[in-house]
RNA sequence: UGCCGAUAAGAGCAAAGCUGGAGUAAUCCAGCGACGCAAAACCCAAGGGUCCAUGGGAUGGAUUGCCGGUUACCGAA
Numbered sequence: 001u002g003c004c005g006a007u008a009a010g011a012g013c014a015a016a017g018c019u020g021g022a023g024u025a026a027u028c029c030a031g032c033g034a035c036g037c038a039a040a041a042c043c044c045a046a047g048g049g050u051c052c053a054u055g056g057g058a059u060g061g062a063u064u065g066c067c068g069g070u071u072a073c074c075g076a077a
Base pairs, nucleotide, nucleotide: 004075005074012037013036017032018031019030020029021028022027035065041070042069043068047067048066049063050062051061052060053059
């Protein structure tokens, strides 16, 4: 350094639900909340899948806590 992931250490994120708001919708934002996460960090202008709108196609939008790509803390076996 790479692979790897410990009842290690120091940290971190926040599912569902509820309240309020935005949006035609998928879904998103804030607060409370914690199911879980070794990348639950970033990326939809790496690439796929799925969802929404409109629909003859196509186009536009959403999702990274769906797969994946990129980067990264620590250092036992």

c-di-GMP-I riboswitch aptamer from Geobacter sp., 77 nucleotides, folded computationally. Model confidence (mean pLDDT): 87 of 100. The sequence was found by an Rfam model in a public genome assembly. The model forms 90% of the base pairs in the Rfam consensus.